[in-house]
RNA sequence: AGGCCCGUAGCUCAGCGGUAGAGCAACAGACUUUUAAUCUGCCGGCCGUGGGUUCGAUCCCCACCGGGCCUACCA
Numbered sequence: 001a002g003g004c005c006c007g008u009a010g011c012u013c014a015g016c017g018g019u020a021g022a023g024c025a026a027c028a029g030a031c032u033u034u035u036a037a038u039c040u041g042c043c044g045g046c047c048g049u050g051g052g053u054u055c056g057a058u059c060c061c062c063a064c065c066g067g068g069c070c071u072a073c074c075a
């Protein structure tokens, strides 16, 4: 320098055009002498950033940022 993959909730991941979900965690409650476990409830993100296409974009296109892998070049 070129190519490919990834970036969504605190964490691990789904969703791949029609107003964004799960598990775990956190918080509250029940139970318990207390803790843990278990059960119930609740909170939590405008989807890396900026543009474009579209009636409508997490999803399609472009650029950029960050991470990973491969190739090339130099030494």
Base pairs, nucleotide, nucleotide: 001071002070003069004068005067006066007065010024011023012022013021018055027041028040029039030038048064049063050062051061052060
Background:
Transfer RNA from Rhizomicrobium sp., 75 nucleotides, folded computationally. Rfam family: tRNA. The sequence is in RNAcentral, with records from ENA.